Small-subunit ribosomal RNA, 3' major domain from a metagenome, 474 nucleotides, folded computationally.

Context: one part of a larger RNA
RNA sequence: UGACGGGGGCCGCACAAGCGGUGGAGCAUGUGGUUUAAUUCGAUGCAACGCGAAGAACCUUACCCAGGCUCGAAAUGCAGAUGACCAUCGGUGAAAGCCGACUCCCGCAAGGGCAACUGUAUAGGUGCUGCAUGGCUGUCGUCAGCUCGUGUCGUGAGAUGUUGGGUUAAGUCCCGCAACGAGCGCAACCCUUGUUUCCUGUUGCCAUCACGUUAUGGUGGGCACUCUGGAGAGACUGCCGGUGACAAACCGGAGGAAGGUGGGGAUGACGUCAAGUCAGCAUGGCCUUUAUGUCUGGGGCUACACACGUGCUACAAUGGCCGAUACAAAGCGUUGCCAACUCGCGCGAGUGAGCUAAUCGCAUAAAGUCGGUCUCAGUUCGGAUUGCAGGCUGCAACUCGCCUGCAUGAAGUUGGAAUCGCUAGUAAUCGCGGAUCAGCAUGCCGCGGUGAAUACGUUCCCGGGCCUUGUACA
Numbered sequence: 001u002g003a004c005g006g007g008g009g010c011c012g013c014a015c016a017a018g019c020g021g022u023g024g025a026g027c028a029u030g031u032g033g034u035u036u037a038a039u040u041c042g043a044u045g046c047a048a049c050g051c052g053a054a055g056a057a058c059c060u061u062a063c064c065c066a067g068g069c070u071c072g073a074a075a076u077g078c079a080g081a082u083g084a085c086c087a088u089c090g091g092u093g094a095a096a097g098c099c100g101a102c103u104c105c106c107g108c109a110a111g112g113g114c115a116a117c118u119g120u121a122u123a124g125g126u127g128c129u130g131c132a133u134g135g136c137u138g139u140c141g142u143c144a145g146c147u148c149g150u151g152u153c154g155u156g157a158g159a160u161g162u163u164g165g166g167u168u169a170a171g172u173c174c175c176g177c178a179a180c181g182a183g184c185g186c187a188a189c190c191c192u193u194g195u196u197u198c199c200u201g202u203u204g205c206c207a208u209c210a211c212g213u214u215a216u217g218g219u220g221g222g223c224a225c226u227c228u229g230g231a232g233a234g235a236c237u238g239c240c241g242g243u244g245a246c247a248a249a250c251c252g253g254a255g256g257a258a259g260g261u262g263g264g265g266a267u268g269a270c271g272u273c274a275a276g277u278c279a280g281c282a283u284g285g286c287c288u289u290u291a292u293g294u295c296u297g298g299g300g301c302u303a304c305a306c307a308c309g310u311g312c313u314a315c316a317a318u319g320g321c322c323g324a325u326a327c328a329a330a331g332c333g334u335u336g337c338c339a340a341c342u343c344g345c346g347c348g349a350g351u352g353a354g355c356u357a358a359u360c361g362c363a364u365a366a367a368g369u370c371g372g373u374c375u376c377a378g379u380u381c382g383g384a385u386u387g388c389a390g391g392c393u394g395c396a397a398c399u400c401g402c403c404u405g406c407a408u409g410a411a412g413u414u415g416g417a418a419u420c421g422c423u424a425g426u427a428a429u430c431g432c433g434g435a436u437c438a439g440c441a442u443g444c445c446g447c448g449g450u451g452a453a454u455a456c457g458u459u460c461c462c463g464g465g466c467c468u469u470g471u472a473c474a
Base pairs, nucleotide, nucleotide: 001474002473003471004470005469007468008467009466010464011463012462014458015457018422019421020420021419022418025313026312027311028310029309030308031307032306033304034303041052042051063299064298065297066296067295068294069293076121077120078119079118080117082115083114088101089100090099091098092097104113105112106111124288125287127286128285129284133282134281135277136276137275138273140271145184146183147182148181149180150179151160152159153158164175165174166173190265191264192263193262195233196232197231198230199229201227204223205222206221209220210219211218236259239253240252241251242250243249315415319374320373321372322371323370324369325368331362332361333360336355337354341350342349343348381412386407387406388405389404390403391402392401428450429449430448431447432446433445434444
């Protein structure tokens, strides 16, 4: 100087106070294990396990089996010999491939172009090493820290500054001080949301006026309002009182849409874990070169005595079912979104208007409200599983897709030890959209609707920072 302590003072959904879960059931999904010709590879305490994968039927695909190719599926150069190659046709074949038929262009010429063949330099490798690396990322942690110059002190490692007294979310600020300054972090600047003013006025809106309709901003008209999206204003402890050291600041109040960082996001210091990634990409070294490269068909990644993680659906009456009825936001759409109409119980099909979209469409939001029914039961709860009949996508749904109808109707009556999330428009609950995508979502990323309870407090558990103290530790 650090590290550690069942030493002492600070903070955090860390505990406590609450609300809802997980752990029990069925299913979905990932992992371990086992199995397998193969079940490709990686990720492994927090910080692996709905993770890479924002889509494994073929493809993807890296794995296995079988059949092929060998300058190669794709790229560049050189040399030699050649006039083809492609397309088309025939044979063989599961396909790839192989065999055969057909077969150059420009130019008078010299020559040039193009193509394949042979050879060569090489290509190729999701082969190994993340403990050779770049880049990127996780984590401590959005924690408040990490350092430097000069000076001073110390033989030196180093110290001081950065400690102390207050204060803060903060090394935030004030005061003091052998220190005086500075940098990276903090904060602010950026985006979004909450209030308002001005501008804007169509595709949006409709207060006033008029027309029209069974009805509808449908039409004329208007831009007041809602809104669209651009520019400003606004919040700064600015004002008042108190506390404080005449400070920083804290407590209370006024005004205000908003009050002390208003809410949310982006933003991640020096470093730690030889953390993760050679399979995104790049790259040193090593290995391979008729194969560890490459093409094709089929299979596998979907197996299943079992164990774990993450979820979905439930176990019901604050509920299930039936009928009627109300209110969103944010997105997406021309290889697309698909209205209306017809057919179908339905999935869907047919036909077909509009829309490159504030215009048209996806698109009925659902929980909610009103009425009816069920009456505590393995049920009108729950929907697994299975049978049959269909629909859709796609060359193709057997292995192995999704959906519909009828039938079937498992387990499950609130879950042991243990354990997780959350402090407000949050938890809980309800639906909607998007990426990927031919098809496939209980996952992921967003959006709004309804909307709580509790926090006495810091003794204890966990993590972290600072100071101090102890140490048979480095």
It matches the Rfam family "Bacterial small subunit ribosomal RNA". The RNAcentral record of the full RNA draws on SILVA.